[in-house]
RNA sequence: GGAGUCGGCUAGACAGUCGCUCCCCGGUCUGGCCUAUGGCUGGGCGCGGGGGGAGGAAAGUCCGGGCUCCGCAGGGCAGGGUGCCAGGUAACACCUGGGGGGCGCGAGCCCACGGAAAGUGCCACAGAAAACAAACCGCCUACCCCGCUUUCGCGGGCGGUAAGGGUGAAAUGGUGCGGUAAGAGCGCACCGCGCCGGUGGCAACACGCGGCGGCACGGUAAACCCCACCCGGAGCAAGACCAAAUAGGGGAGCACGCGGUCUCGUACCGUCGCCCGUGGCCCGCGGGUGUUCCCGGGUAGGUCGCACGAGGCGCGCGGUGACGUGCGUCCCAGAUGAAUGACUGUCCACGACAGAACCCGGCUUACCGGCCGACUCCCCCU
Numbered sequence: 001g002g003a004g005u006c007g008g009c010u011a012g013a014c015a016g017u018c019g020c021u022c023c024c025c026g027g028u029c030u031g032g033c034c035u036a037u038g039g040c041u042g043g044g045c046g047c048g049g050g051g052g053g054a055g056g057a058a059a060g061u062c063c064g065g066g067c068u069c070c071g072c073a074g075g076g077c078a079g080g081g082u083g084c085c086a087g088g089u090a091a092c093a094c095c096u097g098g099g100g101g102g103c104g105c106g107a108g109c110c111c112a113c114g115g116a117a118a119g120u121g122c123c124a125c126a127g128a129a130a131a132c133a134a135a136c137c138g139c140c141u142a143c144c145c146c147g148c149u150u151u152c153g154c155g156g157g158c159g160g161u162a163a164g165g166g167u168g169a170a171a172u173g174g175u176g177c178g179g180u181a182a183g184a185g186c187g188c189a190c191c192g193c194g195c196c197g198g199u200g201g202c203a204a205c206a207c208g209c210g211g212c213g214g215c216a217c218g219g220u221a222a223a224c225c226c227c228a229c230c231c232g233g234a235g236c237a238a239g240a241c242c243a244a245a246u247a248g249g250g251g252a253g254c255a256c257g258c259g260g261u262c263u264c265g266u267a268c269c270g271u272c273g274c275c276c277g278u279g280g281c282c283c284g285c286g287g288g289u290g291u292u293c294c295c296g297g298g299u300a301g302g303u304c305g306c307a308c309g310a311g312g313c314g315c316g317c318g319g320u321g322a323c324g325u326g327c328g329u330c331c332c333a334g335a336u337g338a339a340u341g342a343c344u345g346u347c348c349a350c351g352a353c354a355g356a357a358c359c360c361g362g363c364u365u366a367c368c369g370g371c372c373g374a375c376u377c378c379c380c381c382u
Stems, first nucleotide, its partner, number of pairs: 001378010012347007020053007027045008055353001059364002062362005067235004079231005084098005099113001100111004114226002119224002121220003136165002138161003144157005173191006192215001193213005198207003239304004249295006257272001258270004262265001273289006311330008348351001
C1' cells in the first nucleotide's frame, strides 16, 4: 500500500422566527369544604416565564416474561413447542463458554446437532434392480444334463459371480496378498466401523490405550412416529373507580276527568274531555294522559392503569465470558383525532430505512453514508 474478518459509535450541523403536546412556577376567572377578614382543596384560560418531547430498528408481531382478569392448574388425554453439553437469566427458540460436523490459506463464519437393528410411509428421472436388494453388458463352465466328436474339445441347458462396465443423489466399506472355474470378508494384514472395558473431562466428548466381532440389515424424522423436557386461557378495547340526560327496574308518599271489562293490577278497552305533532285554523290521522323523592345496575362522558423501571451512566469487586454484586449519580415522550412540525439564513461529506400507543428482554427484516478499535492474509521498503 492492497484485500478482508469481527466489534462499537453516529444517523446532517449551527442560528433566528412562528407553532403543537406534556410538566412546573406565576397571573387571572370560577367551584367545594371547614374550627370562616382566614385556611385547605379542585377546575378553566386567545395570559406571562421556565423545562422535557421518537428509534436503532419505534417495524414484523415471530419467541419469552412482567402486569390484569377468568380461574385455581394434582394427575391423565388431546394439542403446541424445544432437542449436543455446561452455565447466565424473571424467562426464552436468546446469550456466553465448550464439544462435534462443514466452509475458508487465515482472522473468522455456518449448522433444529436425540432416535433410521420399534413400526409405517416415501425415494422423481435414469436404471436389470431403489430394499426380508438386484444378473443389462461382461466374467466363469469345476459339479449335473443334452447334442456333436475316436480323443483333446466345441455348442447348448441348468447354473455360478456384485471383481470390471453402465444408470443414478444414493447400488451392502477401502487397499493389498492369498484363494477360486470365475468371484466374493471366503481367509489374512493394515485402515475404517460397532460393542465392552480403561484413561482424561462436571458433561457433551476425546484417546498413536486394551479386548472382542468379518462387519451388523441404503437414505429420509422442519414425513408420521418413538424418547426426554416445557407449556392453563384471554389480553391495556386487559382491568379498576366516579358518573349526567332519556328510557327501563325496585321502594315510599300524595293525587286519581268520564264510561266499560276482568285474572282487581294503577291492568286493559273506549276516546266524551284535556295535552302534543302534522307551518296557522277546521276536519281527519298519529301519539300521550299521573306526579314528587329515594335506591341500585348500565350508557355518554371523565379519572386511573400510564411512565421510577428486571431503568440509564460512572467506578470498584467476583467470573475466561454471558452476567452478578456494592457504592455514587441522574430522571429521560406519555398522546386519545392522537403532539414531536414549518419557514428563513449559513456551512458540509448533500443526509438512508423509517415514526411511540401498557411495559420490558430477545430474534428477524429494512437502511445513504461517516468515524473508531482489535485482528488476518498478500506485496513493497528499511

Model confidence (mean pLDDT): 75 of 100. A computed fold for a 382-nucleotide RNA from Thiohalocapsa sp., annotated as Bacterial RNase P class A. The organism belongs to Thiohalocapsa, within Bacteria. Its Rfam family is "Bacterial RNase P class A". Rfam classes the family as a ribozyme. Rfam describes the family as follows. Ribonuclease P (RNase P) is a ubiquitous endoribonuclease, found in archaea, bacteria and eukarya as well as chloroplasts and mitochondria. The sequence is in RNAcentral, with records from ENA. The gene name in the source record is rnpB.